[in-house]
Molecule: small-subunit ribosomal RNA
Organism: uncultured bacterium
């Protein structure tokens, strides 16, 4: 010094949080020692109890008691002398506390000529003479008690009078200086008044009294100046404000009081409310400031609560009187005591604060001549981590980097960790012995000495709570001593279990819904340590109230506008004062703190000494630029006056036209009016139109504008009138007369209220008619306030340029409206206006830019996170509505501004897809297959669910398969490897139980050896097994979809503060981000084209099992056969197509053309080929894999069942409804592919599936094979000679085995359906519709599926307005999980 937190990002304005130091703290864990220093912030709440203020016999009476001494034992008598009382000094300091108090209460600087002053110290003078009185005493008496009452006697340094009076005091006076108004100072005279006190002593002497002056500590009082918050307190005030007079006071004054005058304070904030002792300081803070007033100093206040004086130098008195009052105690019930805000202490309150100690040795202090006495002040100890400061819990070596824990990728590594063991050392702290201080210096006593009854000097004696403490020595031994908090970012520090939006964390952002570095625990780390969190509070980061040092287009935030009081600020000049400012000196700023510098405790804390400093307040002397003041002057600011000149400036009157709406007549007739469409409504009683006449009221088309006046709100037919302004010109008069503008005054759109008028048109409210799920609306048909006028109110808008007046300065260029100049229809120039685009500068950016948001300077308003709220309340305004001013609470971790990039739009623009459309054939109705859902079920495994799930995963569920479900087994376990030990060949026919899996019996049955043992198996044990359990939202891999859509990025380079842009934008063109061409961009990559297969033409090789054209054989026939390499084909290398050519259109890319040539023409056709990325899409059941889970089971064997269930729903599909058809009979023509547990020719049986024989073929060879079309016949519109479901019988074939649950013959049977609602699917050409055939899978087969082939072959597309998706590019946004968004209101 900053950091985090609105955003998908970014930049800003902005709140919140955090990291820093503090503290009279508290709490939670912990705790070896020590010096220092703090230590009831709350209840100024009640207090038991003990102590805190006494002291003098050298002021007086006195005298309990004691010891002595003498006695005649009655007593004398001498010394000591307590309590108690009289006096006299102190008790007014010391200690406490902080209630009140906003106040000359504190600071601070003056002032008193307006005062005081005990004790203390210096001067001067002085104390003669009488007198009384009274306590205690002694006597009596009351009362429980405190406490009194009579009477009797006495003392003083207690009272009085008298003298005396230099000072002193009144009073009048004379005279000298002097000052600051009143005045003071000194020096004189005249009158009046006022004192004294003694004890001590043998004395000397001491200690004291009285009166005056003077000092010194100390008080008193007045004042300048500073000293909280709340204007939602703006008016206060009757002794008030003053003034003569007089009490009163230590002294001034309304301090008190009579009289007179009617002031005085007040926006520079009285009053009033709420808080609050006040300073030096303290604590932050770079200052400048906020904050705070505990411990020490000062100063004030209080002493239960209120009030009161008395005495005193001095008090309205904390351990003092009186009264009143709460409260508490004793009471004999009549009456009495009491005040811890002193030390300790209790009790309550409270988060929370201590001992009912020792001692007057030190420092103070009161009393005394002392001695001494008293002293919770003070000096000390005790208790408390409260704070600060210092010590110390050991040091140095020690790696096999041990053990354990913990962690990982785990036969090992990591880490804790040189940390431990050991080893060598030191003992601070601690036990234990021993010794031991300073603080002590005066004073006292006692002795000497000098001067002389004292004071000073020496010797010497004798006081220490703290304390046998600190401090030193020996000794012993590593021995007695470490926690606390945090480890997700801020912010230093990371794992591993638990847990599972639970429990829980949290200062702020925010973590936890099963892999949590955020929650507990554990390890490991980090910080700081006798402490460490946590919590309150104050400053600080906060330039987040901004003086230093911020703001107001849009983020809060310019008053609606003027005019103007106060007030703030002001033009050029002279020459004066010196208020402000500025420098010199002097005072003062009390010590302590802080700072520097130095010294003492071992060190530090802490203390002492010195210096600086205290940024201040008073004085003084000087300067004189600025600023101020009082005089002069001047003309540029302002201001008048004169010519001109503008205009929807404003009051008022007059006046026109068109339009509208009634009104009267006239033509004229059947609708008229509205709408997206439509009613309501008007209209045969004549409506709408039309005509003409005449009427009302409000409003002024064109002109008209980017245009004008006006403060501002606003102002438009056209005239007159009567006011107001602006601008120019020249430059005449004043001479600074000026800007601004709190308060106030005045104007202020609409709408609104009030009285009285107008009322055409429009029209809140209201009606009705549509809309609609509803429609209290949008639209219609009507309408009433209202709109209009006059007079009053009202006072407010996005009253906006969201931009306050004023003045000055700062490039440009291009219009316009007044004026000047100008011969001009021109063009330059100049003043004032209104505007456009821009330099500089500015601003977060949009943007602004001489009409600033730019650079200055003056005012004056207003902000200070969002919401609550412009709300309550309180006040003022108002006739009401209703303004105006204007808040808490509680509540969020944002709220916002600008601009970016997406994405969305029922915003625009281009473009493209069988997307529409134009066609043609389907679905959706039927019944059958199939698949889904949904119900069923022991089970009906699972997974796929909008587009992208449903004949999908399955390319083949009678068992298997299978993962379900029932039931029966097994546990090294169905299959594998490793080790061990024990045993056997292995393998077992065959019987028996059993539903099988299995069981039990059981004939028969080894190999090679170097004899140790091996190989094969088996049984036991063990180490690895198994899982279609779970999680596609921990993953790999693969997949579907936007989409075969034309897009998605880089690098430099420019552009912006930055998100980020540019390039990829724009014109053209293209199936295409394809190409062109322009261009702050120039290039690149992945995608898009080609390059890969496949067809379609030709030509070259090659020629069997294919092929036959010419030649030859030959047969019933037939490339059958020599034999040909022509053709058809096979298959392999090539060729070809490139807008290449011609026209015409284009700058160029291209584009058009029935164009030429060609087998094909503009991508020939078909297929593979899916950027960057989206849907946390799908798949843990294809495989793979990370974590969880099960282990006589969730594993795994077997039988049987299920997966095939059916009241229904839905995809997809087959057949079909019929004559373009259907039978039957008769004849042609194909591709592509398959075959050995196969394919079957071919002959025989059977209606026939099929079987029986039986060649030939791992195949251009041999084999499985066509249907529709053709020909001819028939059927004749019918539930049929259509249609074939569903059923009976009968059989075939495949398999261990067709019950649930196979397919296929054949014979009978012969359902529904007669073209299919809303909706909706595919397809632009060898395509659609149509016919068949082939193949994988597979013993079979529910295949009507998929996948592939071939035959026969269409119609249609004007176009792109609409529906869908889709691409570019531009606009809007408050969305960013992005419109399935986001967000408002009600009610739960």
């Nucleotide at each position: 010094a900053g950091a985090g937190u609105u955003u998908g990002a970014u930049c800003c304005u902005g709140g919140c949080u955090c990291a820093g130091g503090a503290u009279g703290a508290a709490c939670g864990c912990u705790a070896g020692c020590g010096g220092c220093a703090g230590g009831c912030c709350u209840a100024a709440u009640a207090c038991a109890u003990g102590c805190a203020a006494g002291u003098c016999g050298a002021a007086c009476g006195g005298g309990a008691g004691g010891c002595c001494c003498c006695u005649c034992c009655g007593g004398g008598g001498g010394c000591c002398g307590a309590g108690a009382g009289u006096g006299g000094c102190g008790c007014a300091c010391g200690g406490g506390u902080g209630c009140g108090u906003a106040a000359c209460g504190c600071g601070u600087a003056u002032g008193c000529a307006a005062c005081c002053a005990a004790c203390c110290c210096c001067c001067g003078a002085c104390a003669g003479u009488g007198g009384g009185a009274u306590a205690g005493c002694c006597g009596g008496u009351g009362g429980a008690a405190a406490c009194g009452c009579c009477g009797g006697g006495u003392a003083a340094c207690c009272c009085c009078c008298c003298a005396u009076a230099g000072c002193c005091c009144u009073g009048g006076u004379g005279g000298a200086g002097g000052g600051c108004a009143u005045c003071c100072u000194c020096c004189g005279c005249c009158a009046g008044g006022u004192a004294a006190a003694g004890c001590c002593g043998a004395g000397a002497g001491g200690c004291g009294g009285u009166c005056g002056g003077g000092g010194a500590c100390g008080g008193g009082c007045a004042u300048g100046c500073g000293u909280c918050c709340c204007a939602u307190u703006a008016g206060c005030u009757g002794g008030u404000a003053g003034g003569c007079g007089g009490g009163g006071c230590g002294a001034c004054g309304g301090c008190c009081c009579a009289c007179c005058u009617a002031g005085g304070c007040g926006a520079c904030g009285a009053u009033g409310g709420g808080u609050a002792g006040g300073g030096g300081a303290u604590c932050u803070g770079a200052g400048a400031g906020g904050a705070c007033g505990g411990u020490c100093c000062c100063c004030c206040a209080c002493a239960c609560u209120g009030g009161u004086a008395c005495u005193g130098a001095g008090a309205c008195a904390c351990g003092g009187a009186c009264c009143a009052g709460a409260c508490u105690c004793c009471u004999a019930c009549g009456g009495g005591a009491g005040g811890c805000a002193g030390c300790a202490g209790u009790a309550a309150g409270g988060g929370a604060u201590a001992u009912u100690g020792g001692g007057c040795a030190a420092u103070g202090g009161g009393g005394g001549c002392u001695a001494c006495c008293c002293u919770g002040a003070c000096c000390c100890a005790g208790c408390c981590a409260u704070g600060c400061c210092g010590c110390g819990u050991g040091a140095g070596g020690g790696a096999a980097g041990a053990c354990u824990g913990c962690c990982c990728u785990a036969u090992g590594g990591g880490u804790u960790g040189u940390a431990a063991a050991c080893u060598u050392c030191u003992u601070u702290u601690g036990c234990a012995u021993g010794g031991g201080a300073a603080u002590a210096a005066a004073g006292u006593g006692a002795g000497c000495c000098a001067c002389g009854u004292g004071u000073g000097g020496c010797u010497u004696u004798u006081u220490g709570u703290a304390u046998g403490u600190a401090c030193c020595a020996u000794g012993c031994g590593a021995a007695u001593a470490a926690g606390c908090a945090u480890c997700g970012g801020c912010u230093a520090a990371c794992u591993c279990c638990g847990u599972g939006c639970c429990a829980g964390c949290a200062g702020c952002c925010g973590c936890g819904g099963u892999a949590a570095u955020a929650c507990g625990g554990a390890g490991g780390a980090u910080g700081c340590a006798a402490g460490c969190g946590u919590u309150a509070u104050c400053c600080g980061g906060a330039u987040u109230u901004a003086u230093u040092g911020g703001g107001u287009u849009u983020a809060a935030a310019g008053g609606g506008u003027g005019c103007g009081u106060a007030g703030g600020c002001g033009g050029c000049u002279u020459a004066g004062c010196a208020a402000g400012u500025c420098a010199g000196g002097g005072g003062u700023g009390a010590a302590a703190u802080a700072c520097c510098g130095g010294g003492g405790c071992c060190u530090a804390a802490c203390u002492c000494c010195g210096g600086a400093a205290c940024u201040g307040c008073c004085u003084u002397u000087g300067a004189u630029a600025c600023u101020g003041u009082g005089a002069g002057g001047c003309u540029u600011g302002a201001a008048u006056a004169c010519u001109g000149u503008u205009g929807c400036c404003g009051u008022g009157g007059g006046a026109g036209g068109a339009a509208u709406g009634a009104g009267u007549a006239g033509u004229g007739u059947a609708g008229c009016g509205g709408u997206g469409a439509a009613a309501u409504g008007c209209a045969u009683a004549g409506a709408u139109a039309u005509u003409a006449c005449a009427c009302a009221g409000a409003a002024c088309a064109c002109c008209g504008a980017u245009u004008g006046c006006g403060a501002a709100g606003g102002c438009a037919u056209c005239u007159c009138a009567c006011g107001a302004a602006g601008c120019a010109g020249g430059c005449a008069u004043u001479g600074a007369c000026g800007c601004u503008g709190a308060g106030g005054c005045a104007c202020g759109a609409a709408a609104g209220c009030g009285u009285g008028g107008g009322g055409a048109u429009c029209a809140a409210a209201c009606a009705g008619g549509a809309u609609u799920g509803g429609a209290u609306a949008c639209c219609c048909u009507g309408g009433u306030a209202g709109u209009c006028c006059a007079c009053g109110c009202a006072g407010u808008a996005a009253a906006c340029g969201a931009u306050g007046a004023u003045a000055a300065c700062u490039a440009a260029c291009c219009g316009u409206c007044g004026g000047c100049g100008a011969u001009a229809c021109a063009c330059a120039g100049u003043c004032g206006g209104u505007g456009g685009c821009c330099a500089a500068g500015c601003g977060a950016a949009a943007g602004c830019g001489a009409u600033a948001a730019g650079u200055u300077a003056u005012c004056c308003a207003c902000c200070u996170g969002g919401g609550g709220a412009g709300u309550a309340c309180g006040a003022c305004c108002g006739c009401a509505a209703g303004g105006u001013u204007g808040a808490a609470a509680c509540u969020c971790a944002a709220a916002g501004g600008a601009a970016u990039u997406g994405a969305c739009g029922g915003g625009g623009g281009c473009c493209c897809g069988c997307a529409c459309a134009a066609g043609c054939g389907g679905a959706g109705g039927a019944a059958c297959a199939u698949g889904u859902g949904g119900u069923u079920u022991a089970a009906u495994u699972c997974g796929a669910u909008g587009a992208u799930a449903c004949g999908c995963g399955a390319g083949g569920a009678a068992c298997c398969u299978u993962a379900c479900c029932c039931g029966g087994g097994c546990u090294c376990g169905a299959a594998c490897g490793g080790c061990a030990a024990g045993u056997g060949a292995a393998c077992g026919a065959c019987a028996c139980a059993g539903a099988g899996a299995u069981g039990u019996g059981a004939a028969g049955g080894c190999c090679c050896u170097u004899c140790g043992g091996g190989g094969c198996g088996c049984u036991u044990g063990u180490c690895g097994a198994g899982g279609u359990g779970c999680u596609g939202c921990a993953u790999g891999g693969u997949u579907g979809u936007c989409g075969u859509c034309a897009g998605c990025u880089c690098g430099c380079g420019c552009c912006g503060u930055g998100a980020g842009g540019u390039g990829u934008c724009g014109g053209c063109u293209c199936a295409a981000g394809u190409g062109c061409c322009a261009u702050a961009a120039c290039g690149a990559g992945c995608g898009c084209a080609a390059c890969c297969c496949u067809u379609g033409u030709c030509a070259c090789u090659a020629g069997u099992u294919a092929c036959c054209a010419a030649c030859a054989g030959g047969c019933g026939a037939a490339g059958c056969u020599g034999g040909g390499g022509a053709c058809u084909c096979u298959a392999g290398a090539g060729a070809g197509a490139c807008u290449g050519c011609c026209a015409c259109c284009g700058c160029a890319a291209g584009g058009u053309g029935a164009g030429a040539g060609g087998a094909a023409g503009g991508a020939g056709g078909g297929g593979a080929u899916g950027a960057c990325g989206u849907c946390a899409a799908a798949u843990c059941a294809g495989c793979a894999c990370g974590g969880c889970c099960c282990u006589u089971a969730c594993g795994u064997c077997c039988g049987g069942g299920g997966c095939g269930a059916c009241a229904c729903a839905c995809g997809u599909g087959u057949u079909a409804c019929a004559a373009u058809g259907g039978u039957g009979a008769c004849u042609a023509c194909a591709g592509a592919g398959g075959g050995a547990a196969g394919c079957c020719a071919c002959c025989c049986a059977g209606u026939g599936a099929u079987g029986g024989g039986g060649a030939g073929c791992g195949g251009a060879u041999c084999u499985c094979g066509a249907a529709a079309a053709g020909u001819c016949a028939u059927c004749u519109c019918a539930g049929u000679u259509c249609g074939g479901a569903c059923u009976g019988g009968a059989g075939u074939c495949u398999g261990c085995a067709a019950c649930c649950c196979g397919a296929c013959u054949c014979c009978a049977c012969g359902a529904a359906g007669c073209u299919g609602g809303a909706u909706u699917c595919g397809c632009u050409a060898g395509u659609a519709a149509u016919c068949g055939c082939g193949c994988a899978u597979c013993a079979g087969c529910c295949a009507u599926g998929g996948c592939g082939c071939g035959g026969u072959g269409a119609a249609u597309a004007c176009g792109u307005u609409c529906c869908c998706g889709g691409g570019c590019c531009u606009u809007g946004c408050a969305c960013a999980c992005a419109c399935c968004g986001c967000c408002c209101g009600u009610c739960a």